Description: Predicted 3D model of a 110-nucleotide RNA (TPP riboswitch aptamer (THI element)) from Chitinophaga agrisoli. It was read from a public genome assembly, where an Rfam model found it. The model forms 91% of the base pairs in the Rfam consensus. It matches the Rfam family "TPP riboswitch aptamer (THI element)". Rfam's curators write: Vitamin B(1) in its active form thiamin pyrophosphate (TPP) is an essential coenzyme that is synthesised by coupling of pyrimidine and thiazole moieties in bacteria. The coordinates come from a structure-prediction model, not an experiment, and the mean pLDDT is 75.
RNA sequence: GGCUCACUUUAGGGGUGUUUCCUGGUGACCAACAUUACCGGGAAGCUGAGAUGAUACCCUCAGUACCUGACGCAGCUCAUACUGCCGGAGGGAAAAGUUACUGAACUCUC
Numbered sequence: 001g002g003c004u005c006a007c008u009u010u011a012g013g014g015g016u017g018u019u020u021c022c023u024g025g026u027g028a029c030c031a032a033c034a035u036u037a038c039c040g041g042g043a044a045g046c047u048g049a050g051a052u053g054a055u056a057c058c059c060u061c062a063g064u065a066c067c068u069g070a071c072g073c074a075g076c077u078c079a080u081a082c083u084g085c086c087g088g089a090g091g092g093a094a095a096a097g098u099u100a101c102u103g104a105a106c107u108c109u110c
Base pairs, nucleotide, nucleotide: 001107002106004104005103006102007097008096009095010094011060012059013058014057017046018045019044020043021042022041023040024039025038026037027036028035066091067090068089072085073084074083075082
C1' cells in the first nucleotide's frame, strides 16, 4: 500500500417474559366466610444485551436481531428460562465513508 472484518455516519428493523407477595376491578361458586379464573397497579426475585430503562440495547441480506407455524413436540423447571427437535423451514430491515477514531486476520512491496 491492497483486501476483508470490526469501526464510523446516516437511515431502517426488533423484543419486552416469568415467579412470589401486597392491592384494585370483573366473573364463577357460596346462606355467609372461604376458594377460584381473568384483567390492571405496586414491591421484590429469576433469565437475558435488553424485561418500556428507551436519546437504551440488539440487529440490518442472513443456517444466528426478530416474527410465523406455535398456547407446537421431547427432556428439565413451581413457572419463565435452559437443552434438543421442528429448522440449512417460511418471512425479515442498507447505503455511504477512509477527510476523522481504534483494532484484527490475510497478502504484496521497501